Two RNAs folded together computationally: RNase P RNA and transfer RNA, 445 nucleotides in total. Rfam match: Bacterial RNase P class A. Its mean pLDDT, the model's own confidence on a scale to 100, is 75.

[in-house]
RNA sequence: GCGGAUGGCUGGGCGGUCGCUUCGUCGGGGAAACCCGACGGGGAGGAAAGUCCGGACUCCACAUGACACGGUGCCGGGUAACGCCCGGCGGGGGUAACCCCAGGGACAGCGCCACAGAGAAUGAGACAGCCUCGCAAUGCGGGGCAAUGGUGAAACGGUGGGGUAAGGCCCACCGCGUUUGUGGCAACACAGGCGGCACGGCAAGCCCCACCGGGAGCAAUGCCAAAUAGGGACCUCGUGCCAGCAAUGGCGGAUGACAUGCAUCCAGACGGUCCGGGUUGGCAGCUAGAGCAGACAUGGCAACAUGUCCGUCAGAUGAAUGAUCGCCGCCCCAUGGGGCACAGAAUCCGGCUUAUAGGUCAUCCGCGUCG
RNA sequence: CGGGGUGUAGCGCAGCCUGGUAGCGCAUCUGUUUUGGGAACAGAGGGCCGGGAGUUCGAAUCUCUCCACCCCGA
Numbered sequence: 001g002c003g004g005a006u007g008g009c010u011g012g013g014c015g016g017u018c019g020c021u022u023c024g025u026c027g028g029g030g031a032a033a034c035c036c037g038a039c040g041g042g043g044a045g046g047a048a049a050g051u052c053c054g055g056a057c058u059c060c061a062c063a064u065g066a067c068a069c070g071g072u073g074c075c076g077g078g079u080a081a082c083g084c085c086c087g088g089c090g091g092g093g094g095u096a097a098c099c100c101c102a103g104g105g106a107c108a109g110c111g112c113c114a115c116a117g118a119g120a121a122u123g124a125g126a127c128a129g130c131c132u133c134g135c136a137a138u139g140c141g142g143g144g145c146a147a148u149g150g151u152g153a154a155a156c157g158g159u160g161g162g163g164u165a166a167g168g169c170c171c172a173c174c175g176c177g178u179u180u181g182u183g184g185c186a187a188c189a190c191a192g193g194c195g196g197c198a199c200g201g202c203a204a205g206c207c208c209c210a211c212c213g214g215g216a217g218c219a220a221u222g223c224c225a226a227a228u229a230g231g232g233a234c235c236u237c238g239u240g241c242c243a244g245c246a247a248u249g250g251c252g253g254a255u256g257a258c259a260u261g262c263a264u265c266c267a268g269a270c271g272g273u274c275c276g277g278g279u280u281g282g283c284a285g286c287u288a289g290a291g292c293a294g295a296c297a298u299g300g301c302a303a304c305a306u307g308u309c310c311g312u313c314a315g316a317u318g319a320a321u322g323a324u325c326g327c328c329g330c331c332c333c334a335u336g337g338g339g340c341a342c343a344g345a346a347u348c349c350g351g352c353u354u355a356u357a358g359g360u361c362a363u364c365c366g367c368g369u370c371g
Numbered sequence: 372c373g374g375g376g377u378g379u380a381g382c383g384c385a386g387c388c389u390g391g392u393a394g395c396g397c398a399u400c401u402g403u404u405u406u407g408g409g410a411a412c413a414g415a416g417g418g419c420c421g422g423g424a425g426u427u428c429g430a431a432u433c434u435c436u437c438c439a440c441c442c443c444g445a
Base pairs, nucleotide, nucleotide: 001367002366003365004364005363006362007361008360009359010358012328013327014326015325016324017323018322020043021042022041023040024039025038026037027036028035029034045342049353050352052351053350054349055348056347057217058216059215060214069213070212071211072210073209074088075087076086077085078084089103090101091100092099093098104208105207109206110205111202112201113200127149128148129145130144131143132142133141134140135139157174158173159172160171161170162169175197176195177194178193179192180191181190182189183188221284222283223282224281231275232274233273234272235271236269237268240251241250242249243248252266253265254264255263256262291312292311294309295308296307297306298305299304329340330339331338332337333336372444373443374442375441376440377439378438381397382396383395384394391428399415400414401413402412403411421437422436423435424434425433
């Protein structure tokens, strides 16, 4: 110098004028709600977005447990919680810095593996072939063989050597399974022994195992005002006659074919819940909290936790946060104009994902050149 | 603001759960029939399954993410 990796910061700046919204003080008006004016303070974001996760909060339901259903899934830690974050393990990619992985279980069971191919799943399998035997011999039939070819995404261990017609048939190494020891909290790693090899893939198919989850959402919910229209369904109280103060006891009628038993019904209400209709204004919830940002100290590899100090805080609802002028910065046409990335709070937080012009900082890697 | 659903040929829809060949009707085109048209009959063409990733040998289908449209809630 060129190319690259990772992690941060910023997101036009300053000033004038006129507005919008909210809060405080003062003055004026008003019976009050509130209105007007002056002065002073606050007023979009890193994503406010998507609503994909997790919570706070509120209402409804609720004895507990289990099933069903949904979600998560290597190990350890962090956190209010999480599918998030940090550290490690294993696998994969890259020369490297570094990056990516929904990464439990396929000997609990079921299912699928199209086409091609002889054969697609634990039991094997002879299409072309090889070896051998027989016969009526360019062939046919029997037996042995998974080393060679062919098919496929995948073919029942791989490489080398020995023996054989051929083959884990035997041996060495690798792989796999199993077991012992060592290290580690663990995932796992390393070393040794044993087994000739028997266990294909898919669980983002059903499923099994472990853990988590009651439902709905601020248009939740509560109150005030306004409005109205009756109607429908269900529940509760209760409902014929007699006795009794009452509890209660006795006697009934209708329907279910009849008898017994049983069930429902035999006035309605000023009661409750729901559906449907009407009304759609105001107040609370509402924003100072698991706050946020910075510095320092302590613990920790880190995420993070604890403590001290300092700073800061939109709360609107026909939904404010704007317009314009001057100077400067950057870009485009070009001496005068145009533009300033993505994008606009809506109950509030912690994450993830997606969009984002330009500027800037730090650390690291590769190549080339110079000293 | 919150919740739910749907994207497949020009149009309306199947197929998705249980992965392997994308199909039906109308429309379009060609031919037959007719004096001509319509109708009828026979045949043909037309799809990167809303976009992008992942799982798998293989994705319209399973998973994640983005986009567009529709519906509901005081």